[in-house]
Context: one part of a larger RNA
RNA sequence: CGUUCGAUUCUUGAAGGGAUUCGUCUACAGUACGAGAGGACCUAGACGAGGGAAUCUCUGGUGUGCCAGUUGUUCUGUCAAGAGCACUGCUGGGUAGCCACAUUCCUAUUAGAUAACUGCUGAAAGCAUCUCAAGCAGGAAGCUGACCCUAAGAUAAGGAAUCGUUGUUUGAUUCGUCAAACUGAAGAUUGCCGGGAGACUACCGGUUAAUGCUUUACAGGUGUAAGUGUAGUAAUACAUUAAGCUUAGUAAAAGAAUAAAUCGA
Numbered sequence: 001c002g003u004u005c006g007a008u009u010c011u012u013g014a015a016g017g018g019a020u021u022c023g024u025c026u027a028c029a030g031u032a033c034g035a036g037a038g039g040a041c042c043u044a045g046a047c048g049a050g051g052g053a054a055u056c057u058c059u060g061g062u063g064u065g066c067c068a069g070u071u072g073u074u075c076u077g078u079c080a081a082g083a084g085c086a087c088u089g090c091u092g093g094g095u096a097g098c099c100a101c102a103u104u105c106c107u108a109u110u111a112g113a114u115a116a117c118u119g120c121u122g123a124a125a126g127c128a129u130c131u132c133a134a135g136c137a138g139g140a141a142g143c144u145g146a147c148c149c150u151a152a153g154a155u156a157a158g159g160a161a162u163c164g165u166u167g168u169u170u171g172a173u174u175c176g177u178c179a180a181a182c183u184g185a186a187g188a189u190u191g192c193c194g195g196g197a198g199a200c201u202a203c204c205g206g207u208u209a210a211u212g213c214u215u216u217a218c219a220g221g222u223g224u225a226a227g228u229g230u231a232g233u234a235a236u237a238c239a240u241u242a243a244g245c246u247u248a249g250u251a252a253a254a255g256a257a258u259a260a261a262u263c264g265a
Base pairs, nucleotide, nucleotide: 001153005164006163007162008161009160010159011158015150016149017148018147021049022048023047024046025045026044027043033038050107051106052105053104054103055102059100060099061098062097066093067092068091069090070089071086072085073084074083075082076081110145111144112143117138118137119136120135167182168181169180170179171178172177187263188262189261190260192206193205194204195203211256214253215252216251217250218249220246221245222244227240228239229238230237231236
């Protein structure tokens, strides 16, 4: 821009894409078959491999503004306590998030038309013949549906529900209406606050607000802070003390999400 008034929400599905994989074991049955050796079809069931999707309750990884330990050195006047630098200095753990090695689910069930092929009836050609003769049937992991995703620019542009479609002035007029300027509906956008959304954009939420920040409490993490006291010559240990600290988690409370503008009949 179109879809022939403008919008919001929900849809139909032409068409396109994806998946549709493989194995082992058990029963049937050591049966049919076969001299024996060996050894099934069919049917029913179980468990896996590979592939895919989702999720973070569990297990595990990461977790560079979480906690602790520790080496060297510089600094805070000194002790103590700390800070900086050394790959995050190194080491041991670890919340949220992200992830797989984790968890859950799917890879199912079938229908139709067929290929090779197997047939029925049957002439041309008194026989025979499955038939690029009429007619009828079976038959594959393949094809078309069925399953999942996208999808009306499917220009043949689909469907449903709901909302709005008001008024003023001027000019022209073939008196049907048309043009211009205002007004600015439903709705949308910008701007503002944010996000489990995100390169940007887009998307989602937002004064009928628990969305982010702050505070408090809790969960989770680390593992018993500093100071003081006691014991010891001291290193250190013990007590106060399951302490102190604590990012992204949960809940509550108070304050902050302004003022507005634009498009649109």